[in-house]
RNA sequence: UCAUGUCCCGUGGGAGAGACCGGCCGUUUGGCCGGCGCCGAAGGCGCAACACCGCCCGGAAUCGCUCAGGCAGAAGGACCGCGGGAAUAGC
Numbered sequence: 001u002c003a004u005g006u007c008c009c010g011u012g013g014g015a016g017a018g019a020c021c022g023g024c025c026g027u028u029u030g031g032c033c034g035g036c037g038c039c040g041a042a043g044g045c046g047c048a049a050c051a052c053c054g055c056c057c058g059g060a061a062u063c064g065c066u067c068a069g070g071c072a073g074a075a076g077g078a079c080c081g082c083g084g085g086a087a088u089a090g091c
Base pairs, nucleotide, nucleotide: 001090006086007085008084009083010082011081012080013079018036020035021034022033023032024031025030037071038070039069043067044065045064046063050058
């Protein structure tokens, strides 16, 4: 001095799937318990190449699982665009 990478803040966009059934409470959409069905894009878990003499360990995703979460709207939301900021690599 400073990112095309990382993180933070603001802002715009942002999918899927029962406003299911029974009981209790509250009563304004709600909460708890039980039942059946379903979704993947918070979070979490799993791994191929690679690496290793070998084993263990390590090892990505919008892939897989569905523990958690979710299945009207709202909220949340991976991720993407824009603006601002911070530290750092590099020079």